[in-house]
RNA sequence: GAAGUCGGUUAGGCAGCCGCUGGGCAAAGGGCGAAAGCCCCGAGCCGAGAGGAAAGUCCGGGCUCCGCAGAGCAGAAUGCCGGUUAACGACCGGGCGCUAUAAGCCGCAAGGUGAAGGCGACGGAAAGUGCAACAGAGAAUAGACCGCCGAUGGCUCAGUUUACUGAGAUCAGGUAAGGGUGAAACGGCGAGGUAAGAGCUCACCGCGGUUCUGGUAACAGAACUGGCACGGCAAACCCCAUUCGGAGCAAGGCCAAAUAGGGAAGCAUCAGGCGUGGCUCGCGCUGCUUCCGGGUAGGCUGCUUGAGCGUACUGGCAACAGUGCGCCUAGAGGAAUGGUUGUCCACGACAGAACCCGGCUUAUCGACCGGCUUCCCAC
Numbered sequence: 001g002a003a004g005u006c007g008g009u010u011a012g013g014c015a016g017c018c019g020c021u022g023g024g025c026a027a028a029g030g031g032c033g034a035a036a037g038c039c040c041c042g043a044g045c046c047g048a049g050a051g052g053a054a055a056g057u058c059c060g061g062g063c064u065c066c067g068c069a070g071a072g073c074a075g076a077a078u079g080c081c082g083g084u085u086a087a088c089g090a091c092c093g094g095g096c097g098c099u100a101u102a103a104g105c106c107g108c109a110a111g112g113u114g115a116a117g118g119c120g121a122c123g124g125a126a127a128g129u130g131c132a133a134c135a136g137a138g139a140a141u142a143g144a145c146c147g148c149c150g151a152u153g154g155c156u157c158a159g160u161u162u163a164c165u166g167a168g169a170u171c172a173g174g175u176a177a178g179g180g181u182g183a184a185a186c187g188g189c190g191a192g193g194u195a196a197g198a199g200c201u202c203a204c205c206g207c208g209g210u211u212c213u214g215g216u217a218a219c220a221g222a223a224c225u226g227g228c229a230c231g232g233c234a235a236a237c238c239c240c241a242u243u244c245g246g247a248g249c250a251a252g253g254c255c256a257a258a259u260a261g262g263g264a265a266g267c268a269u270c271a272g273g274c275g276u277g278g279c280u281c282g283c284g285c286u287g288c289u290u291c292c293g294g295g296u297a298g299g300c301u302g303c304u305u306g307a308g309c310g311u312a313c314u315g316g317c318a319a320c321a322g323u324g325c326g327c328c329u330a331g332a333g334g335a336a337u338g339g340u341u342g343u344c345c346a347c348g349a350c351a352g353a354a355c356c357c358g359g360c361u362u363a364u365c366g367a368c369c370g371g372c373u374u375c376c377c378a379c
Stems, first nucleotide, its partner, number of pairs: 001375010012344007020049002023046003029040004051350001055361002058359005063248004070281004075244005080094005095122001096120004104113003123239002128237002130233002145179002147175003152172003155168005187205002190202003206228001207226008252301004262292006272286004308327008
């Protein structure tokens, strides 16, 4: 310097004028009061005002309410190891697998070598059940379509020592190495062996077992040993481990006002019914259910100081934790930040809070600053 890739900051800037919403201080004015003072209104001044995703509503919580809040079953979620967190299906670090017959590099070519990063729905297939259409001989204790052999027994011919030898095509039979079908064919490759073949035998790899070494562990490596158990799918049922009340700010609380504490039917009194996911037991309460009809839907609050942000140090590979110092940064309520002028440039995308927070996912114009890997050049 190039390419690949990961992370952080920002999200048009600056100046002026008019306007919008909340907050603080408030002149003048008004009301009550004997006064002190309290209340109303409020010119003006000060300061604040949408996001990295505010989106999706996919997870997890804070908070509020119901439930003596318990136990079990069913159901649901997660799923390698270790850690962080209020918690999680999140995050950090590690392992294994894939990406990868790859980017790049070397080489005329054949070929050789080979990252970072990313992704993982990553427990168990020897507990059981089940599935794999079609094709194919055969799809998990399988199987012979095309093939290969035909040594041995049979057939034919020749020779000839009458009982042997040789040859031929194949019948019986043998075979699963080669080919085909298929997404996938019952270890792979090479050598020996065989009539031809086959872990039939052997070396290496793979797989199983035992032991040792390293590591907290997942795992990795080494040695020895066994021709070797019947592959795949659990985002199929299932088994194992762990976790799980429900409803939600339209939760809930307070004030004011108004009406009809209305009418009808059913069940029930040893029982039954109700009690914020389903069922059973327990516990609590004691009448419950359905239909018709009437009134209110106003105001205040919840509502913004938070598992908050920034920074320094310490510990930790890191996520993060602790301590010190500093900061306060929207609370609308049919829904507030708009209009306009000038200028700069990188010419501005996706896009607007509604109780709050930690994540994930999706959309996205650019600018700046770094990390890692491979390669090139120079020193």